[in-house]
Model confidence (mean pLDDT): 76 of 100.
This is a predicted complex of two RNAs, RNase P RNA and transfer RNA, with 469 nucleotides together.
Rfam match: Bacterial RNase P class A. Gene Ontology terms of the family: ribonuclease P activity, dimeric ribonuclease P complex and tRNA processing. Rfam describes the family as follows. Ribonuclease P (RNase P) is a ubiquitous endoribonuclease, found in archaea, bacteria and eukarya as well as chloroplasts and mitochondria. It is annotated as a ribozyme.
RNA sequence: CCAGACGACCGGAUGGCUGCCCUAAGCAUAUGGGAAACCUGCAGUGGGAGGAAAGUCCGGGCUCCACGGAGACACGGUGCCGGGUAACACCCGGCGGGGGCAACCCCAGGGACAGUGCCACAGAAAGUAAACCGCCUACUGGGAUUUACGAUGGUAGGCAAGGGUGAAAGGGUGCGGUAAGAGCGCACCGCACCAUUGGUAACAGUGGUGGCAGGGCAAACCACACUGGGAGCAAGACCGAAUAGGGGUGAUAAUUGAAUUUAUAUUCAAAGGCAUGUCUCCGUGCCAUCACCCGGGUGGGUCGCAUGAGGUGUGCGGUAACGUGCACCCCAGAUGAAUAGCCAUCUCCUGCAAAACAGGGACAGAACCCGGCUUACAGGUCGUCUGGUUUU
RNA sequence: GGGCCACUAGCUCAGGCGGUUAGAGCGCGGUCCUGAUAAGACCGAGGUCUGUGGUUCGAGUCCACAGUGGCCCACCA
Numbered sequence: 001c002c003a004g005a006c007g008a009c010c011g012g013a014u015g016g017c018u019g020c021c022c023u024a025a026g027c028a029u030a031u032g033g034g035a036a037a038c039c040u041g042c043a044g045u046g047g048g049a050g051g052a053a054a055g056u057c058c059g060g061g062c063u064c065c066a067c068g069g070a071g072a073c074a075c076g077g078u079g080c081c082g083g084g085u086a087a088c089a090c091c092c093g094g095c096g097g098g099g100g101c102a103a104c105c106c107c108a109g110g111g112a113c114a115g116u117g118c119c120a121c122a123g124a125a126a127g128u129a130a131a132c133c134g135c136c137u138a139c140u141g142g143g144a145u146u147u148a149c150g151a152u153g154g155u156a157g158g159c160a161a162g163g164g165u166g167a168a169a170g171g172g173u174g175c176g177g178u179a180a181g182a183g184c185g186c187a188c189c190g191c192a193c194c195a196u197u198g199g200u201a202a203c204a205g206u207g208g209u210g211g212c213a214g215g216g217c218a219a220a221c222c223a224c225a226c227u228g229g230g231a232g233c234a235a236g237a238c239c240g241a242a243u244a245g246g247g248g249u250g251a252u253a254a255u256u257g258a259a260u261u262u263a264u265a266u267u268c269a270a271a272g273g274c275a276u277g278u279c280u281c282c283g284u285g286c287c288a289u290c291a292c293c294c295g296g297g298u299g300g301g302u303c304g305c306a307u308g309a310g311g312u313g314u315g316c317g318g319u320a321a322c323g324u325g326c327a328c329c330c331c332a333g334a335u336g337a338a339u340a341g342c343c344a345u346c347u348c349c350u351g352c353a354a355a356a357c358a359g360g361g362a363c364a365g366a367a368c369c370c371g372g373c374u375u376a377c378a379g380g381u382c383g384u385c386u387g388g389u390u391u392u
Numbered sequence: 393g394g395g396c397c398a399c400u401a402g403c404u405c406a407g408g409c410g411g412u413u414a415g416a417g418c419g420c421g422g423u424c425c426u427g428a429u430a431a432g433a434c435c436g437a438g439g440u441c442u443g444u445g446g447u448u449c450g451a452g453u454c455c456a457c458a459g460u461g462g463c464c465c466a467c468c469a
Stems, first nucleotide, its partner, number of pairs: 001388010012346007020048003026042002032039002050363001054374002057372005062232004066284008075228005080094005095109001096107004111222001115221002117217003132163002134159008171189006190212001191210008236303004246294007255270006272287003296468003310329008348360004393465007402418004411449001420436005442458005
C1' cells in the first nucleotide's frame, strides 16, 4: 500500500435573534376560563428525542381480577455443558459439527432400541430388506462344425463385487481369499459397548472387546426434563356533571333446617357464586351470582407519571458476561400532541476541468417504565488482528 | 397506546397431518349460433401462492423474520 475480519463510537459543529413544552425557589391570592371538579397570572433558574424512540418478537416491574395454599388434566414455551441476571428464547465462557489459507464466522445443537406415522415418482427392493442387468457353478436343449470344456437358450442353485434407479440401497480403502463373491480373514479409518485418565460438566485422550447390529424425518404426532394463572396505563384510583342507578333473554339457586315474633320479617347454618383454560380440595372473607343483548347519560378534571434492576467517574473481584465499594449528578413528560424557524462562519456530499456558485444532510421521532432480540440507516472516526505485496 | 386477524388468477373463494402438472365461479379473449345484440355452446389465456431466509429428498402447506391491509377498546349507573 492492497484485500479482509472483529469490536467500540459519532449521527453535522459554533455563535446570534425570535418562539414552543415542562419546571425549582419567589411575588400575588387578584384577574381570566369553566356549570363544577379544576385549570390559569407575573417574572424567572434549570432541562428538552433515539441508536434504533420502530416491529410488538421475548422477559420483567407496576395495576386489577377478594386473599393465601395444594393437586390433576388440557394448552403452550424452552432443549449440548457451565456460568451471569430481577427474568429471558438474552449475554459470557467452553464443547461438538460445518465454512474460510488465515484473522474469524455460522449452527432450533437433547431423544428415532417407549410407541404411532410418513418416505411421492423412479426402482428388483424404501424397512421383519431385496435381486432387474450382471458374475459363478451344476444339469441340459436345439442347431452348426474337421474339432472345442467356447458362444447361445432353458432349468435348478450360489453371490451382492460391478452396472442401473433414487435424496437415501444395511460401514469405507487396500491386501488376502474364493467357482464367483462376501468382515469370510487381516491392517488402517469409522461405529457400538466396556474399562480407565483428564475435566464441575458437555466432551476429549488411551486401552480392550465386538465383525457391524440400530437408514432418514421429531420446524410429524409424541415420550422425557425444566418452565408458564389471566388481562393490560384505553391497567387502575379519586373528583365533578348528567341520566331512566331502566328493561329483556338464558344458566345455577330461587330451597332446607334452627332461633325470635301473633304475623310480615330478621338473624344464623347448609347449599350456590366470587381467577379470566377446565376441574377438585383446604382456610379466611364477601354476596344471590354469572353470561349476553336492547336502551340512557358523559366524553370533563386530578393522580397513576418520571429517584430508576438510573447515569458518569474511579477502585476491587472475575478470562468474560457481570458483581461490588466510594464520590458526584438529577437528565423530556405532551394529550388536536412542545423539542422549532431564520441568519452568519465552518464541515461533509453532489453538479462543474477548477474556483466561485447552486442544491442537499441517512433511517427515523418519546407517550407507564426497564432488560434484550429483530428490522431500517447517507456518511464518518478510532482501536485490535489476519493474508498478500514492496522497500529498509 | 394496547390487543387480534387475514394475505392463493383482474374479483370472490377452495386446497384434512408436505408428494409429481395448484383448482372452482364471475370476469377477459377467440370461434359458432343471429340480419345484429343478449343469452347459450365450444375452446383458450391468465398465478414467482405478499416477500426473504430456514427445516425436509421435496414447502401454497411446517418454522422464523419482515411487509401490506383490516377489526376491536373509554367512563357512569